[in-house]
RNA sequence: AGAGUCUGAUCCUGGCUCAGGAUGAACGCUGGCGGCAUGCCUAAGCUAUGCAAGUCGAACGGUCCUUAGUUGAAUGAUCUCUUCGGAGUGAUUUUAACUUCUGGAUAGUGGCAGACGAGUGAGUAACACGUAGGAACGUACCCUUAAGUCAAGAAUAGCCCGAAGAAAUUCGGAUUAAUACUGGAUAGUCCCCUUAAACGACAGUUUAUUGGGUAAAGUCAAUCAGCAAUGAUUGAUGCUUUUGGAUCGGCCUGCGUCCUAUCAGCUAGUUGGUGAGGUAAUGGCUUACCAAGGCUACGACGGGUAGGGGGCGUGAGAGCGCGACCCCCCACGAGGGCACUGAGAUACGGGCCCUACACCUACGGGUGGCAGCAAGUAGGAAUCAUGCGCAAUGGGGGAAACCCUGACGCUGCGAUGCCGCGUGUGGGAUUAAGACCAUAAUGGUUGUAAACCACUGUGGAGUGGGAAGAUUAUGACGGUACCACUCUAGAAAGCAGUUGCUAACUACGUGCCAGAAGCCUCGGUCAUACGUAGGCUGCAAGCGUUGUCCGGAGUUAUUGGGCGUAAAGGGUUGGGUAGGUGGUUGGAUGCGUCGGAAGUUAAAUCUCACGGCUCAACCGUGAACAUGCUUCCGAUACGAUCUAACUGGAACAUCGCAGGGGCUAGCAGAACAGUGCAAGUAGGGGUUAAAUCCGUUGAUAUGCACUGGAAUACCAAAGGCGUAGGCAGCUAGCUGGGCGAUUGUUGACACUAAACCACGAAAGCUAGGGUAGCGAAACGGAUUAGAUACCCGUGUAGUCCUAGCCGUAAACGAUGGACACUAGCUUGAUGGUCUUUAUGAUUGUCAGGCGUAAGCUAACGCGUUAAGUGUCCCGCCUGGGGAGUACGAUCGCAAGAUUAAAACUUAAAGGAAUUGGCGGGGGCUCGCACAAGCGGUGGAGCGCGUGGUUUAAUUGGAUGCUACGCCAAGAACCUUACCAGGCCUUGACAUGUUUUCCUAAAUGCUCAAUCAGAAAAGUUUGAGAACCUGUUUAAUCAGGGGGGAUUCACAGGUGUUGCACGGCUGUCGUCAGCUCGUCUCGUGAGAGGUAGGGUUAAGUCCUACAACGAGCGCAACCCGUACCGUGUGUUGUAACACUCACGCGGAACUGCCCUCGUAAGAGGGAGGAAGGUGCGGACGAUGUCAAGUCAGCGUUGCCCUUAUGGCCUGGGCGACACACACGCUACAAUGGCAUAGAUAAUAGGUUGCCACCUCGUAAGAGGGAGCUAAUCCCUAAACUAUGCCCCAGUUCGGAUUGAGGUCUGCAACUCGACCUCAUGAAGUUGGAAUCGCUAGUAACCGCGUAUCAGCCACGGCGCGGUGAAUACGUUCUCGAGCCUUGCACACACCGCCCGUCACAUAAGCCGAGUUGGGAACAGCCGAAGCUUGUAUUUAUUAUGAGUUAAGCUGGGCUCAGCGAGGAGUGUGAAGUCGCAACAAGGUGUCCCUAGGGGAAUCUGGGGACG
Repeated sequence: AGAGUCUGAUCCUGGCUCAGGAUGAACGCUGGCGGCAUGCCUAAGCUAUGCAAGUCGAACGGUCCUUAGUUGAAUGAUCUCUUCGGAGUGAUUUUAACUUCUGGAUAGUGGCAGACGAGUGAGUAACACGUAGGAACGUACCCUUAAGUCAAGAAUAGCCCGAAGAAAUUCGGAUUAAUACUGGAUAGUCCCCUUAAACGACAGUUUAUUGGGUAAAGUCAAUCAGCAAUGAUUGAUGCUUUUGGAUCGGCCUGCGUCCUAUCAGCUAGUUGGUGAGGUAAUGGCUUACCAAGGCUACGACGGGUAGGGGGCGUGAGAGCGCGACCCCCCACGAGGGCACUGAGAUACGGGCCCUACACCUACGGGUGGCAGCAAGUAGGAAUCAUGCGCAAUGGGGGAAACCCUGACGCUGCGAUGCCGCGUGUGGGAUUAAGACCAUAAUGGUUGUAAACCACUGUGGAGUGGGAAGAUUAUGACGGUACCACUCUAGAAAGCAGUUGCUAACUACGUGCCAGAAGCCUCGGUCAUACGUAGGCUGCAAGCGUUGUCCGGAGUUAUUGGGCGUAAAGGGUUGGGUAGGUGGUUGGAUGCGUCGGAAGUUAAAUCUCACGGCUCAACCGUGAACAUGCUUCCGAUACGAUCUAACUGGAACAUCGCAGGGGCUAGCAGAACAGUGCAAGUAGGGGUUAAAUCCGUUGAUAUGCACUGGAAUACCAAAGGCGUAGGCAGCUAGCUGGGCGAUUGUUGACACUAAACCACGAAAGCUAGGGUAGCGAAACGGAUUAGAUACCCGUGUAGUCCUAGCCGUAAACGAUGGACACUAGCUUGAUGGUCUUUAUGAUUGUCAGGCGUAAGCUAACGCGUUAAGUGUCCCGCCUGGGGAGUACGAUCGCAAGAUUAAAACUUAAAGGAAUUGGCGGGGGCUCGCACAAGCGGUGGAGCGCGUGGUUUAAUUGGAUGCUACGCCAAGAACCUUACCAGGCCUUGACAUGUUUUCCUAAAUGCUCAAUCAGAAAAGUUUGAGAACCUGUUUAAUCAGGGGGGAUUCACAGGUGUUGCACGGCUGUCGUCAGCUCGUCUCGUGAGAGGUAGGGUUAAGUCCUACAACGAGCGCAACCCGUACCGUGUGUUGUAACACUCACGCGGAACUGCCCUCGUAAGAGGGAGGAAGGUGCGGACGAUGUCAAGUCAGCGUUGCCCUUAUGGCCUGGGCGACACACACGCUACAAUGGCAUAGAUAAUAGGUUGCCACCUCGUAAGAGGGAGCUAAUCCCUAAACUAUGCCCCAGUUCGGAUUGAGGUCUGCAACUCGACCUCAUGAAGUUGGAAUCGCUAGUAACCGCGUAUCAGCCACGGCGCGGUGAAUACGUUCUCGAGCCUUGCACACACCGCCCGUCACAUAAGCCGAGUUGGGAACAGCCGAAGCUUGUAUUUAUUAUGAGUUAAGCUGGGCUCAGCGAGGAGUGUGAAGUCGCAACAAGGUGUCCCUAGGGGAAUCUGGGGACG
């Protein structure tokens, strides 16, 4: 930074798509390690369990434990005494009370904290947030200032007793403490009030003064005093009042802050004021009264969506998108409402009430709120552990120790992201095997890759050591990071792509199938695009896909786009409000603007530098940035405001000019129609042609008169006027605008213009008139397959007038308005000026024209009338369709108009120009193309080919011209490819190969025979022929050659594809065309050359020319033929010649003459055998038809391989209701028959042609001469002459059939030809239509020949004989060439393409209704709470009022779901009907409007030219 995609190609417009970056992601495949981050985007759904907010005994009364002790009670070991009954002693144990250990724990009262921290983003479009400011406030704990802390009282929880209840919990009684509670004393610079003074513009401030009011709590330690209780002092810490601060917060304001006008008006506490209340504080915050305000196009009100910011992603930037993690602010805590406490809350882990949900219950009643951390469930494409620790940082409480802390610090899980590392390194060629590809063969790739050798140790395993994080102590992480040693190449590479964009290619499979695809597209038998494999490319522990955002996209354009024809100028035509913009010269201000300074712009982030983790990610430090806002100072060019002037813009006055400008009234002539009269007779009218229609009741045509309505010929024009729509006979009246000239006046008064107002063709509507002509609808006649049309005849609305609606057109110059500037030439109209008075010069205005300037434009084109260069303002556009449609709204009587979407669908749609092709476009010109002629075909019979049908098979191909007497120049067998049956399998044919046999003969071959068979194939028998070299006495052996069997490769295929091909061929067309090089023009495709003017059969030639040359075609060169000369002449001739045969030459060139023309050339003439390419042939440019042929041959791919190959017999290709093509013979007298007679040419001949003779009616047979050919075969028929027939189904015609023969051939039944006799069909000149031919031609006549045994040949190819008619001419038909024009065609008119209907499908609209949501309104009811009244009297009371959440009722608004049915729309290889559009598209198209019609559409009126 661009690329692909509309076209046959091009340029442009324009959309779609791709390459980049990003992500809280998800999905697929894969997965080694570590660091740092990050992890419910959905259901603000619901939650089991545990934990997340406590702490203080140095506030308090108690309780419990504990140390020591004292006292009391009980127990009673031991010992002593004893009168033996007992007395004393009292260890031990138990227990009660008190004191004590400045010991520990603790429910409750009390204090502080639970308003922080943590979470979430539902709500919120707002002073919520951001930024900059402000004044009328509060602030616990903290710091600071100045003081104080005196002395009393009444309760209550706890504990105890009793009671209710399942529980939660509650009630009663007794009793008790405080830093709990209550009042009292005292107090100031605190608060309230009085007065005075000073200062001040006011508001108010300061000072002084009078009176009044408001406080408190203790606790601990040490020492001292006291018997003790207790008190005092000092210290510490609390408490009360107070000053200032800090911190945090409340409130107010400017500016910024999403979409929607299909939301345009909103608002009653609403806006302001006064008084009062309320608050920490201002304030309609609340209330009473007063006023009627306030907001809004600079977007109010309403609706939708949304937490805001720092920032994050992208981008060159401007922007665009986003608001996870981290930081700041806000809001919320199941859904709502409410207050209490408090410094702070309307309080996430407090309270009360309502609602929904869940749980417990003994059914009476209770309990709960994970959007705290984990976890569960649900939802979802999707998001982790019911972990460790308070060691650090921070927070709460405490004097402190300390306690609490799911904040936080750590660990775990997840490739979710970013960063780093690894999966080895060095050597190593038999370039292994395998895999893949390829070849005639060698081979190539994977690939130094592997194996193998050596080495290393990130990682891994093991052992040992071992931090920092902590200033005394304290370490969850953690025996972690890190370090050392030992061992170990070991466990560690995938994913996507591979047609182009886009780096990377082959094979196989598949066969428009399966599938791919981001776009264009790929796949129908050779797919680099599907699937697999191998190779290759990219990235890499990831890689792809999907979603989303930015970019590319200058595709919303501020930077940075457009509007003549591509989307886009409003009907603009006028007026004009807001708004925007605005002439010249001074002065002032300093608002914009510019400069400087100050404040702020939190931190983090980004950028730069340095530093710390081995590096990096990450982290730290510093700088810079923070484009903004505020304040102050300065500058004054420009813009702005104010002020003073000016005249150039604008307007006005005066005098003139032209005009279909407008409105109203009157008048006129022509035409037309009607009526009357006259005159007159059979038609008129209409059309391509007709008919409907009018007319003998007298039309049409003609004359005269009268009546009526509409429109104004000529003038008339590229002309005039008007703002546009539009305006036309003449006259008069009223009236608007424009232009010119002159001197004055005003003094920027201007330009543009949303909203708004006015105007606005035709059609249409309402009411009333009018109605001659024309004429939607309607009716009839034609046309037509139909004809709801075009054509014709009638004809109603309408067209006209008056009054009022409508408000649209291709309302167009498809071009908004204003101003300025930028070479010219010219026409017309109308004014003015000048002079030399003219066909003059000059100037203004209006209306045009040219294109030779610059410039612009995609091109066409525009070009002083800009689409050029600039300024200002308005309107409009953003792919095509859906659609100018739906819904809503406004307007309208209606028709409808205006405004104006979305879903869905699609990769294009479009503009200009280019080359072709085409046209029921034009011009020029050819052709047996038509015309003029001659003869045919189409009707008959037969032949032949084809289709169809039939069949076991009727083999196959050829199918408009360009298939059909074609392949086929010969189907009885063969041919033959088809069918039935019978046979063969390395094969009928070729090459190589494995094993093996034989060559003194296996097998086969040849000949002759045998058996059976349809034959092939097979059986049996006999005879015959079978090589060379070397070696050996010989046999033999070896080699070669030959033959056989066998094996494998193969052979074979008229099997398929002519749409894989070669070659060959047809056709346009023997038409005159088709191209190239250089050069020039054009952005380009392309054009010129090869378009003009002539001429020719011809792109033949001449001339002209931005072209100059050249090539393939044309012509000529070749062959035949016509004339002459000449050479040679046998087989010609009796012979010489001639004709002739075979050769070689000559001759014709518009050369000569006349005329025309620049020339090319044309017309005429002479001469000549031939005259204007003499005639005929061969020869076929670039290309077209995927034309024909795989069955002539060759050949790619595919297919068959005991058969789709090969052999054989028989059958079929010859069938036969039928249709078509091409022919033959006829229908007769220009003839038929009979007899007689005359005259050719080409060609062929030894398996042949066959004279001549005999036989036979004949086909032919039997003999037989000649000829390997100018020697022989060899001879025409029409024609001529004579006779008969006498117009008939015949003496025409010969089909068909019967009988008998001949010939060919193994064979003549299917299925040959010919002969004889007999038979004697149709047919009497052929409908529509159609073919050939322009001179030795048509027509008629016969002859020859290839193929071939024979022949279905009437065919093909040749040959001669006789021998015409006609062509005015190019209007028409067909075909062709050149030029031009239109095109929506390019597969190219056999093109393209429109609409209904039918079917399928998709989304939206309407829709009786129905279901749910939202926000309000009105009424009712009304919990808790707050405010307040009353009562009883002081309480945790009772009962009212006000306010309110929720609820109920009601009628509307609005959003969404469903919805029978309805109307349209889109999409969909092969449906139906027509053929509307594109060419003059066959009736020019299109726009508006009205009516009609199955449909495209038709018709009327007006308009546009695209």
RNAcentral holds the sequence, with entries from SILVA. Predicted 3D model of a 1506-nucleotide RNA (small-subunit ribosomal RNA) from an uncultured Candidatus Saccharibacteria bacterium. It matches the Rfam family "Bacterial small subunit ribosomal RNA". Rfam links the family to the GO terms structural constituent of ribosome and ribosome. Its mean pLDDT, the model's own confidence on a scale to 100, is 82.